Description: A computed fold for a 69-nucleotide RNA, annotated as Pistol ribozyme. The model forms 95% of the base pairs in the Rfam consensus. The prediction has a mean pLDDT of 88. Its Rfam family is "Pistol ribozyme". For this family Rfam cites "Crucial Roles of Two Hydrated Mg(2+) Ions in Reaction Catalysis of the Pistol Ribozyme" (Teplova et al., Angew Chem Int Ed Engl, 2020). The sequence is in RNAcentral, with records from ZWD.
[in-house]
């Protein structure tokens, strides 16, 4: 200096060309490391398609872990 922990800023950590993780203060939640805004992912609940009938997929509403340092 780059990547990376959903995405931008900013914090925290991490890693050296990979994109991961036990790291990111301690638990805790299905809810992703935090804050702000988003509302990707995850959640209910509707409706359609597929299906080897186990389950997979896709639109739509709705709501966005908490606590405590």
């Nucleotide at each position: 200096c780059g990547u990376c922990g959903u995405c931008a800023g900013g914090g925290c950590g991490a890693c050296g060309u990979u994109a991961a993780a036990u790291a990111g203060c301690c638990a805790u939640u299905a809810g992703g490391c935090c804050c702000u805004g988003a509302g990707c992912g995850u959640c209910a609940c509707u409706u359609c398609u597929c299906u080897u009938c186990g389950g997979a997929g896709a639109a739509g509403u709705g709501g966005g872990u908490u606590g405590g340092a």